[in-house]
């Protein structure tokens, strides 16, 4: 130094809730407020969950990265 792993230290994200505002709507954004997270960074590439379209199946378009692989980036450094 690197892979695995996750103690300490600093810092870092922010479930539901509520309040605004956006959307048919899943869902978003913005304060609030912290259940949790070592990738709870980022990526819809596989499955999976929701939404609209009479439409459960199949199709189409669409949301979730905090559902569960992968790709891909990264902070500390005891055992």
């Nucleotide at each position: 130094c690197u892979c695995a792993c996750g103690a300490a230290a600093g810092g870092g994200c922010a479930a539901a809730g509520c309040c605004a505002g956006a959307g048919a709507g899943a869902u978003c954004u913005g304060g609030u407020g912290a259940c949790g997270c070592a990738a709870a960074g980022c990526u819809a590439c596989g499955g999976g969950u929701c939404c609209u379209g009479a439409a459960c199946u199949c199709c189409a378009g669409g949301a979730c990265a905090g559902c569960c692989g992968g790709g891909u980036u990264g902070c500390c450094g005891a055992a």